[in-house]
RNA sequence: UGCUUAUCGCGAAAGACGGAGGGAAUUAGGCCCUAUGAUGUCUUGGCAACCCGGGAAUAAGGCCGGGUGCCACAUCCUACCUGAGGCGCAGUCCGAAGGAAAGAUGAGCU
Numbered sequence: 001u002g003c004u005u006a007u008c009g010c011g012a013a014a015g016a017c018g019g020a021g022g023g024a025a026u027u028a029g030g031c032c033c034u035a036u037g038a039u040g041u042c043u044u045g046g047c048a049a050c051c052c053g054g055g056a057a058u059a060a061g062g063c064c065g066g067g068u069g070c071c072a073c074a075u076c077c078u079a080c081c082u083g084a085g086g087c088g089c090a091g092u093c094c095g096a097a098g099g100a101a102a103g104a105u106g107a108g109c110u
Stems, first nucleotide, its partner, number of pairs: 002109007013044005021033003027079004045071003049068006075102001080099003085094002087091001
């Protein structure tokens, strides 16, 4: 890198450095965050999806420790399919909810 599989609803702070963009993939359209300091790095803290060990238990789980991950807005939303319903005449319209694809993370394999 690729393959398989689970989750992606909820949840989770502060300080320091730094100084302009950013919202994990391409693109487009939106919508947000940001000099009241973004992205990012470090420290401490926290959340709890997975894995390991211990303990517990006998359907599993809870608890402790560790390894990743995560800590604005649903994976920020939509763009592929179906489409409740709506508009005020009807469409190359808006659109709840759902599904798929893609992506992210964990674990295993290659």
A computed fold for a 110-nucleotide RNA from an uncultured Flavobacteriales bacterium, annotated as SAM riboswitch aptamer (S box leader). It matches the Rfam family "SAM riboswitch aptamer (S box leader)". Rfam describes the family as follows. The SAM riboswitch is found upstream of a number of genes which code for proteins involved in methionine or cysteine biosynthesis in Gram-positive bacteria. Model confidence (mean pLDDT): 77 of 100. It was read from a public genome assembly, where an Rfam model found it.